[in-house]
């Protein structure tokens, strides 16, 4: 400290995701040990059982039994009684304590909690210190007995009794209270503090000791002492009540709240202020600095994280708070409204004899429930702490331990050394080999841990006794206290920790990942299946992505998953972000709070700064040292604990307050510009109606039309008139104005800016949450007006439809008053002020200056303001901005935070409606944007090519046959091409063969390659037999070659055995090689190196010319090269030259013929050369490329024509040429026969051939090529045959023979417009050839037969010159088969004005929402399907207001009757009795919980329909956006 994901790339912006860390964690796999923490996060749900709070006999009475010992009775079963058990247990009475400990986190948003203050406004058991007392008296009651009632739990009644229980009296140092006087200290109210005076108000005792003094006297009593209790007071100390400052959740889609409310006087209550509570009195209080409602929540030290700020969170621990079933209440007590207490009301549960009772685990263990989950119904009070007691002691599920869980952390093992035949086996493999791998095995060793035996702690320090010193209170050598020493005693965990001995490698390794992030790769299955997946994405037959091996990564007693937090996330940004176009500046002003704020002095000290004091528990964290072997843990010190408060100090800043001050900002005075606003008025031009003239058939409209209008006189024209609206020209890139906006002309009223003055105020100033106002259009009330234009509307028309685009017309409305609506792309997509940062050039307004000519006007210079271009510097992702900022820096408001959903829905405002305004969630996506770069693409422009297309020619599409495909058919009709770029294509030759197809027959080491093993030479043989044949069965002959030691061996080739293997036109051309086609012979494609851009790219290659060309010239941040183009090659044109046989023949001889002698002269033939270069004139151009004439030339500006095809493009085409990865078959998908079959035919299509005829057809007769082929072969004369043909067989291995006739043409004869003397399908009959064989399925011939066809619709090919048309030859393949293919020449045009338009292409240039690139991208309805939501008559919970009725416990209050020991008064008489006084009970009242009606809010589920949203490989109707998207 970062990285994947939007794109073809870029950069940006911005979400999602991913690597840390961390958990009270679950959950899967998987687990050896210890050590130390930590375990209901849910149902504050229910709870069985047992235990968590009791102790004191040194307060009080009272007092067993079991058992044991004796005695006694005895019908020996027993029963009595007397000691001991024992003054003991249980139970009371009374005292402390039960308000600590422990628990949980529902409630609570609160002074509940953190922190700092305050109480002079209080309390305070038990302990501690000081102090003064602790004195006379009275009555009852429990326990207990006796009785009585209940089923019980509990009660009545009568008797008896103590007390440190209860009641009265006395006493009063202090306190309490009231008076009075002094003191401090406060503004004051009041308040400490002293002094003196009146008045009030306690108490309990109980234990050891002791006898000197009084009594009885053994010894005790009183006493006296100790030491504890108790009463009163005065301090501490720790606890606590209440107040206050500040501080820490969310929603404004909660804006008003409040009636004891807020204060005030009296009262009364409380330990204590206080409306706490009451009566009366006034109307306050709270709140946008967020009251008040709703949600949620225990706070906190901490804890996780994080660089820190910060976020997140409040387990264990520790402080505080609240609660104990749920709601209420009080009693008691120092304290409580009381977790294991009391009432009452409710809910539940349990027990009952049904009358009635009992009960609360959020103590600890424990059950059940929920739930993804969270433990023993365990030892022990040995430590530590608490009660209680004088004490031993008892109690303590607080607490120390054990136990359960990898739930965490932190340590240990699981083994350590050598050890290469690098074993076996796995897996890979290019079969050579690699891996696993020193890794086992094997040898030598150690012993943590385990496993047997042994020894074995520390945690103990007390108390208490007891012995001994000292001090001490005492009369005391009683006795206590108290200190110190010794002694005696107590471990739950445990025979644990830990030591030793033996044993002996033995018992102990998993998880997860391996496309990229992100370490770790091959095989095999599997085929968009079946599966993974954090996020991108894997998976449709070679998956490093799915599953399994094999190997490897990382972590290890764990890994991994899910879940949550916090990082990264500067992705809410105080530290630290934004706002022209990515999301985001409010439409625009005025303006209230706030927030900010000029210069100079002077005060004060809130803010700020600074050292100090106090506090900020403890634990944690961090540093040090130390204890467990180490570490986790644990212990000590320190630091810190960033924070509040106090009092001193500083005064520069800030802020207060005051004195001044002009620059900030206003005022004034003088110009001045202006479509700045309101109001009234005037005015031409133009449409459109109305009259009326003139005037006749159209007029209007459009792409073209119609639809209207016109003959009842339209359009056209003159002329008068009516009206409404809007203001050409000037009109500007101009002005005003806050915006919206504002345009004829003149008046009036009116707001604001600029300039020039220089007086006057003296910070009066920015900005501005709420609010107030303006605010285009459009629409909306109410009444006007209506020419014109024009939504709806109707009609024409277009169209596949046209609810549209155009026409024709046409209502709101647009106009006018007034009142609404408050919206906009309300835009400069730029908030207002203010300051400061280079220029340069225009325009408006004022103003200054200098010149000519006094003014004016224009040119210049120059201030200040406005609007506008360019453009330094800086900014910025980039485009852009650049003194009119998007720069630099201030100051204040608004706004943003990932696309959708949604500016929507609920609510609330506003509104007459329409509808604004505020404003969201479920759900879903992995993007969705910005700017720029490269293509491409456009019913986008610019230039420019091409038989593109226009001009021509001939054709195709109609007819027949031919072939090719399609489709059907069939046993098979093998297979393959597929727009151009398939389709006379592969195939340059299917009758068997080819042949792959399909029917039967057959055969497996095979029809072919290698290996090994035995036999034979093979071969050609030959018979004989069965069969369609392949093939099977028999049988006969018969040896060569090379070596040789003569037995034999070898090579090749036969046959026969086994196996490895062969074979495969099976599949995959989307695994591929090579070939090809195609864009396209189109001129393009690039590279280096600089430069320039953050980059993608760009430059070069663009540009100004010229070309056929990125040809070539110039220019230019490029300067070079590369691969294409040109040329280098071959054919053909002319010329030389060489060389003359088979070619030729001018001359000479010769012949029927170049026959033949003889010639190299032509022609040819084939070698070799020359020629042509814009080289030469003239023009043109830039003294350029290069273009136009021209002359020479056979040939002229690429001379024709061939080869030859840049980087790519189409997953173009070929696994059936060939080769090849993989996969498949393997007595078959292979091989070998026979037959059929690729040739089928109702039909589409190509592509050809023949033709429709007179430029023609027939018949006769006449010329003139080239280029080819030929010995398995062309094959001649001649003979036959009407002919295909036979017969012949000469010549020819070819410039010699041979195929050979070339044919259109020329010529001359007939046909004469007719389905014909065209045209030849069809079909019948003979025939020839070819072959093993012409059924199915050849070619020819002859003779009959003559079909469609009279020139071909939409529509379409093809050619630009020796082309096109047309005319024949010849070749290859082949036994035959040619209308097709490849070639050969003969005849031999027509027309190109031009580049608009259609196709296709090359440069540049825009726009772009396309990049699979328009054959692209993409919108909405409607079907289905799923999801989540809105609204819905209602239904149904939950919290909550308010009114009223009732009202339980109980607290207070009032009370005649009833009941009453203590104290008083009095009687009679010694025991009662009246009487009062106080009490208690019932009773009333006041408030009150739950309960009830009644009526309100809020918030949830469900809901029949019902609205839209949002998904979802191939549904449906259009085309609405993106290229001008075809109507921007």
């Nucleotide at each position: 400290a970062g990285a994947g994901u939007u794109u073809g790339a870029u950069c940006c912006u911005g979400g999602c995701u991913c690597a840390g860390a961390a958990c009270g964690a679950a959950c899967g796999u998987u687990g050896g040990c210890g050590g130390c923490g930590c375990g209901c996060u849910u149902a504050a749900c229910a709870c069985a059982u047992g235990c968590a709070a009791g102790u004191c006999g040194c307060g009080c009475g009272a007092g067993a039994a079991c058992g044991g010992c004796g005695g006694c009775a005895u019908u020996u079963a027993u029963g009595u009684u007397g000691c001991c058990a024992a003054g003991u247990a249980a139970a009371g009475c009374g005292g402390c304590g039960g308000a600590c400990g422990g628990g949980u986190g529902a409630g609570u948003a609160a002074c509940a909690c953190g922190u700092g203050a305050g109480u002079a406004a209080c309390c305070u058991a038990c302990c501690c210190u000081c102090u003064u007392g602790u004195u006379c008296g009275g009555g009852a009651u429990a326990a207990c007995u006796c009785u009585u009632c209940g089923a019980a739990a509990g009660g009545g009644g009568a008797g008896c009794u103590a007390a440190u229980a209860c009641c009265g009296g006395a006493u009063a140092c202090g306190c309490c209270u009231c008076g009075a006087c002094g003191u401090a200290c406060g503004c004051g109210a009041g308040u400490u503090c002293g002094u003196c005076g009146a008045g009030u108000g306690a108490a309990a005792g109980g234990u050891g000791g002791c006898c000197a003094c009084u009594c009885c006297u053994a010894g005790g009593a009183a006493g006296c002492u100790a030491g504890u209790g108790c009463a009163g007071g005065a301090g501490g100390a720790g606890g606590g009540g209440c107040u206050c400052g500040c501080g820490g959740c969310c929603c404004a889609u909660u804006a008003g709240g409040u009636a004891g409310u807020u204060g005030g006087u009296g009262a009364g209550g409380u330990a204590a202020c206080g409306g706490c509570u009451c009566a009366c009195c006034a109307a306050g209080c709270c709140a946008u600095c967020g009251a008040u409602g709703g949600g949620u929540a225990g706070c906190u030290g901490g804890u996780c994280u994080g660089a820190g700020a910060g976020g997140a969170u409040g387990a264990u621990c520790a402080g505080c708070c609240a609660c104990a079933c749920u709601g209420g209440g009080a009693c008691u007590g120092a304290g409580a409204c009381a977790c294991g207490g009391c009432c009452c009301a409710g809910a539940c549960u349990c027990c009952u004899a049904c009358g009635g009772g009992a009960g609360g685990c959020a103590g600890c263990a424990g059950u059940g429930g929920g739930g993804a989950a969270u433990u023993u119904u365990g030892c022990g009070c040995a430590a530590u702490g608490g009660g209680c007691g004088a004490a031993a002691g008892c109690c303590u599920u607080g607490c120390g331990c054990a136990g359960c869980g990898a739930c965490g952390c932190c340590g240990c093992g699981u083994g350590g050394g050598u050890g290469a035949g690098g074993a076996a086996g796995g897996c890979c493999u290019u079969c050579g080999g690699g891996u696993c791998g020193u890794a086992a095995a094997a040898c030598c060793c150690u012993g943590u841990u385990g496993a047997g035996g042994g020894g074995g702690a520390a945690g103990a320090a007390c108390a208490u006794c007891u012995u001994g010193u000292a001090a001490u209170c005492g009369a005391a050598u009683a006795g206590g206290u108290u200190a110190c020493a010794g002694g005696u005693c107590u471990g739950a965990c445990g025979g644990u920790a830990u030591c030793c001995c033996u044993u002996g490698a033995g018992g102990a390794a998993g998880c997860a990942c391996c496309g990229g992030c992100u370490a770790a790769c091959u095989c095999c299955g599997u085929g968009c299946c079946a599966g993974c997946a954090g996020c991108c994405g894997c998976g449709g037959u070679a998956a490093u992505a799915c599953g399994g091996a094999g190997g490897g990564u990382g972590c290890a007693a764990a890994c991994g998953u899910u879940g949550u937090u916090c990082g990264g996330a500067a992705u809410u940004a105080c530290u630290g972000g934004g706002c022209g176009u990515a999301a985001a500046g409010g439409g625009c002003g005025c303006g209230u709070a706030g927030g900010c704020g000029g210069u100079a002095g002077u005060g004060c000290a809130a803010g700020u700064c600074g050292g100090g004091u106090g506090u900020g528990a403890a634990a944690u964290c961090c540093c040090u040292c130390g204890g467990c072997u180490c570490a986790a843990c644990c212990g000590a010190g320190g630091a810190a604990c960033u924070g509040c408060a106090c009092a001193c100090g500083a005064a520069a800043c800030c802020g207060c307050g005051u004195u001044a001050c002009u620059u900030g900002a206003a005022u004034c005075c003088g110009g001045u510009a202006g479509a700045g606003g309101g109001a009234g008025g005037c005015g031409g031009a133009a449409u459109u109606c109305c009259u009326g003239g003139u005037g006749u058939a159209g007029a209007g409209g459009u792409g073209a039309g119609a639809u209207u209008c016109g003959u009842a006189g339209a359009u056209a024209u003159c002329a008068g008139g009516a009206g409404g609206a809007a203001c050409a020209c000037c009109g500007g890139a101009g002005g005003c104005g806050a915006a919206g906006g504002c345009g004829g002309c003149c008046u009036c009223c009116u707001g604001g800016g600029c300039c020039g003055g220089u007086a006057u105020u003296g910070a009066c100033g920015c900005u501005g949450a709420g609010g107030c106002g303006c605010g285009a259009a459009a629409g909306c009330g109410u009444g006007g007006g209506g020419a014109g234009c024009a939504a709806a509307c109707a009609g024409g028309a277009u169209u596949a439809g046209a609810u549209a685009c155009c026409c024709u017309g046409g209502u709101a409305g647009u106009c006018c008053a007034c009142g609404c609506c408050g919206u906009a792309a309300a835009c400069g997509a730029u908030g207002u002020u203010c300051a400061c940062u280079a220029g340069g050039u225009g325009u408006c307004g004022c103003g200054g200056g200098u010149a000519g000519u006094u003014u004016u006007a224009c040119c210049c210079c120059u201030g200040c303001g406005g609007u506008g271009c360019c453009g330094u510097a800086g900014c910025a992702a980039a485009c852009g901005c650049g003194a009119u900022a998007a720069g630099u820096g201030a100051a204040c408001c608004g706004c943003c935070u990932g696309g959708g959903g949604a500016g929507u829905a609920c609510g609330g405002c506003c509104g007459c409606a329409a509808g604004g305004u505020u404003a969201a969630a479920a759900c879903u996506c992995a993007a969705a944007g910005g700017a720029a770069u490269u293509g491409a693409c456009g019913g986008g422009g610019g230039c420019c090519c091409g038989c593109a297309c226009a001009a021509g020619c001939g054709g195709u599409g109609g007819a027949g046959u031919a072939u090719g495909u399609g489709g059907u058919u069939u046993a098979a009709u093998u297979c393959g091409a597929a727009g151009c770029a398939a389709c006379g294509c592969g195939c340059a030759g299917a009758a068997c063969c080819u042949u792959a197809c399909c029917u039967g027959g057959g055969u497996u080491u095979g029809a072919c390659a290698u290996c090994u093993c035995g036999g034979g030479a093979a071969g050609u043989u030959c018979c004989g037999u069965g069969g369609a044949g392949a093939c099977g069965c028999g049988g006969a002959g018969g040896u060569g070659c090379c070596c040789u030691u003569c037995g034999g061996g070898g090579a090749g080739c036969c046959c026969g055995a086994a196996g490895a293997c062969a074979g495969g036109u099976g599949c995959u051309g989307c695994a591929u090689g090579g070939c090809u086609g195609u864009c396209g012979u189109c001129a393009g494609c690039u590279c280096g190196u600089g430069u320039c851009g953050u980059g993608a790219g760009a430059u070069g290659u663009u540009g100004g010319g010229u070309u056929a060309a990125g040809u070539c010239c110039c220019g230019c941040a490029a300067c070079g090269a590369g691969c294409g183009c040109a040329a280098c090659c071959c054919c053909u044109g002319c010329c030389c030259u060489u060389a003359g046989u088979u070619g030729c023949c001018a001359g000479c001889a010769u012949u029927a013929g170049g026959u033949u002698g003889g010639g190299g002269a032509c022609u040819c033939u084939a070698g070799g050369g020359g020629g042509a270069c814009u080289g030469c004139c003239c023009c043109g151009g830039u003294g350029a490329a290069c273009g136009g004439g021209g002359a020479g030339g056979a040939a002229g500006g690429u001379g024709g024509g061939g080869a030859c095809g840049a980087c790519g493009u189409c997953a173009a085409g070929u696994c059936c040429u060939c080769a090849u990865g993989g996969c498949c078959c393997u007595u078959a998908u292979g091989c070998c026969c026979a037959g059929g079959g690729c040739u089928a035919c109702a039909c589409a299509c190509g592509u050809a051939c023949u033709a429709c005829a007179a430029u023609g057809g027939c018949c006769g007769g006449u010329a003139c090529a080239a280029a080819g082929g030929g010995u398995c072969g062309c094959g001649a004369a001649c003979c036959c045959g009407c002919g295909a043909g036979g017969g012949g067989g000469a010549g020819c291995u070819a410039a010699u023979c041979c195929c050979a006739a070339a044919a259109a043409g020329c010529u001359g004869g007939c046909c004469u417009c007719a389905g014909u003397u065209c045209g030849g399908a069809u079909a019948g009959g003979a025939g020839u050839c070819u072959g093993c064989a012409a059924c199915u399925c050849g070619a020819c011939u002859c003779c009959u037969u003559g079909a469609a066809g009279u020139c071909g619709g939409a529509a379409u090919c093809g050619c630009u010159a020796g082309u096109a048309a047309u005319c024949g030859c010849g070749g290859a393949u082949c036994a035959g088969c040619a209308u097709g293919c490849c070639g050969c020449g003969g005849u031999g045009a027509a027309u190109a004005c031009g580049u608009u338009c259609c196709c296709g292409g090359g440069c540049c240039u825009u726009g772009u929402a396309c990049a699979c690139a328009c054959c692209g991208c993409c919108c909405g309805u409607c079907a289905c399907a799923c999801c989540a939501u809105g609204g819905g008559a209602g239904u149904u919970g939950u919290c909550u207001g308010g009114a009223c009725c009732a009202g339980a416990a109980g607290u207070c209050g009032c009370c005649g009757g009833c009941c009453u020991a203590a104290c008083c008064c009095g009687a009679u008489u010694u025991a009662u009795u009246g009487g009062g006084a106080g009490g208690g009970a019932a009773g009333c009242g006041c408030c009150g919980a739950a309960g009830g009606u009644c009526u309100g809010g809020a918030u949830g589920g469900c809901g029949a329909c019902u609205g839209g949203g949002g998904u979802g490989a191939a549904g449906u109707c259009g085309u609405a956006a993106c290229a001008a998207g075809g109507u921007a």
A computed fold for a 1528-nucleotide RNA from a metagenome, annotated as small-subunit ribosomal RNA. It matches the Rfam family "Bacterial small subunit ribosomal RNA". The RNAcentral record of the sequence draws on SILVA.